Context: one part of a larger RNA
RNA sequence: GGAUGAACGCUGGCGGCGUGCCUAACACAUGCAAGUCUAAGGAGAAAGUAUCUUCGGAUACAAGUAAACUGGCGAACGGGUGAGUAACGCGUAGGAAACCUGCCGUGUAGAGUGGAAUAACCUUGUGAAAAUGGGGCUAAUACCACAUAAUAUUGCAAAAUCAAAGGAGGCUUCGGCUUUCGCUACACGAUGGUCCUGCGUCUGAUUAGCUAGAUGGUGGAGUAAAUGAUCACCAUGGCAAUGAUCAGUAGUUGGUCUGAGAGGAUGAUCAGCCACACUGGGACUGAGAUACGGCCCAGACUCCUACGGGAGGCAGCAGUGAGGAAUUUUGCGCAAUGGACGAAAGUCUGACGCAGCAACGCCGCGUGAUCGAAGAAGCUUUGCGGAGUGUAAAGAUCUGUCAUAAGGGAAGAAUAAUAUAUAUUCUAACACAAUAUAUGUCUGACGGUACCUUAUAAGAAAGCCCCGGCUAACUUCGUGCCAGCAGCCGCGGUAAUACGAGGGGGGCAAGCGUUGUCC
Repeated sequence: GGAUGAACGCUGGCGGCGUGCCUAACACAUGCAAGUCUAAGGAGAAAGUAUCUUCGGAUACAAGUAAACUGGCGAACGGGUGAGUAACGCGUAGGAAACCUGCCGUGUAGAGUGGAAUAACCUUGUGAAAAUGGGGCUAAUACCACAUAAUAUUGCAAAAUCAAAGGAGGCUUCGGCUUUCGCUACACGAUGGUCCUGCGUCUGAUUAGCUAGAUGGUGGAGUAAAUGAUCACCAUGGCAAUGAUCAGUAGUUGGUCUGAGAGGAUGAUCAGCCACACUGGGACUGAGAUACGGCCCAGACUCCUACGGGAGGCAGCAGUGAGGAAUUUUGCGCAAUGGACGAAAGUCUGACGCAGCAACGCCGCGUGAUCGAAGAAGCUUUGCGGAGUGUAAAGAUCUGUCAUAAGGGAAGAAUAAUAUAUAUUCUAACACAAUAUAUGUCUGACGGUACCUUAUAAGAAAGCCCCGGCUAACUUCGUGCCAGCAGCCGCGGUAAUACGAGGGGGGCAAGCGUUGUCC
């Protein structure tokens, strides 16, 4: 000099874009953060309104709606944190003839015949609660059996084994036909993942030896899959001064900062990978699990309890306490982008888009412009003549950035959605559906914001540090080795340009200076 997720002191007008618990992976009140589908299935309220009424009620709409239940898909993504990890964890280059892959795309073939349950519901128990037992009814794209069976699986072969589900629309002579969304098997692809290997990846020798599933072989078991990953038997190997083992520290990379570079330091925000989800362990489900807002066990802690027993997990977004020098709102919206579900309308989305707070950073703008005296007053200084502050002020003329008020007022949103029309494809069909085109309609949290126009008015808007040398900038008074200053050298003991104050000056400027850290 540059840099900073900074903090502290003094000061502080505006805007744009960013950034914001670096400490206690400390504990958490409250709300929200993962649902969706009735075009898979059965069942199904009420308020309210209307009519009738024997005034008890009944019927219709509400409504096949709400809230539930079975079932499907999602919940393994997205979001957070960096505790652990010195490791194939990461980076890079390869390998898998040793592997898996829901949804998606392409292709081939299929989708036949039957059956038994169960939740919801009704009923009846237990319990303070959380919850839970018995009996009865019922459906399915839930479950089961049989059939069919290859390019699948096992096998040398012969042979054996393995599947499925319907829904919605249109037409119908009620037999069915057809469109579309699904379903099953197999093959290929795409995407995502898993495993293995070479090389690279901090410090310490005041850590020198380490190792018994340890190193290898054979054979089982296990896995999607290779392997001591695991087990039995056998052999005695394997690593290490090119640093094993042990100890300490640490997520890692793209990057970031600095530097002419080499290098050094660093790993906030953004992006990739990894690990973790109160602590430790375990499996289940599933295409896929470290399963953050799943389950079970143990532990610590907190809460409820009728003392028998139960409930919980913010390292999601806000927010609270604590810790700390120190880090924000219990905001708005799904309008855009993206995601889940759905045929769609749409629903959900603290992802995300926005707004709020903070000079925390970068950038931009302003705090006025022109004229105005050989030069007011005040203040400082003086050799008492003057000199400085100084065109500075006053005063005059002007402008309107900004500010205030009023009016107008966006882009972000149409390729989406929806309606109509036409054409094409499919089809028995001019229906339905899909695709394309045209026209119309509809949708904005931010926000009456940005921006524009008009009016008013110099009006609200400058500080901080320094002035001995390094280093730009000097004098007077006070003090008297005192009080104090100080980055280094060093100032101060009666004429201090170094302390404190005034005047003057220098530097930077909505900031300035100090401190910490890195180059």